[in-house]
RNA sequence: GCACCUAUAGUUCAACGGAUAGAAUGCGGGCCUGCGAAGCCUGAGAUCCUGGUUCGAUUCCAGGUAGGUGCA
Numbered sequence: 001g002c003a004c005c006u007a008u009a010g011u012u013c014a015a016c017g018g019a020u021a022g023a024a025u026g027c028g029g030g031c032c033u034g035c036g037a038a039g040c041c042u043g044a045g046a047u048c049c050u051g052g053u054u055c056g057a058u059u060c061c062a063g064g065u066a067g068g069u070g071c072a
Stems, first nucleotide, its partner, number of pairs: 001071007010025004018055001027043005048064005
C1' cells in the first nucleotide's frame, strides 16, 4: 500500500429493514437474615462518527476513525 472481518449497557453477547434495542453478569434501592452471602422484587444504564437510500436503518450503501487477519 491492497483485500477481508469487527465496532451495540461497565463487561460478555443477541436483535428478517418495522414491537418500548433484549439477555447474562456487574451497579443502585427494597424484601429476607442477629449481620453478611445466597435467594426474591425493582431501578438506572448502550447502537464508533458523518452523510445517503427508504414510509421506516442497529441492520443496506458511501466516506472516515479504531481494532484484528491475510497478501505485498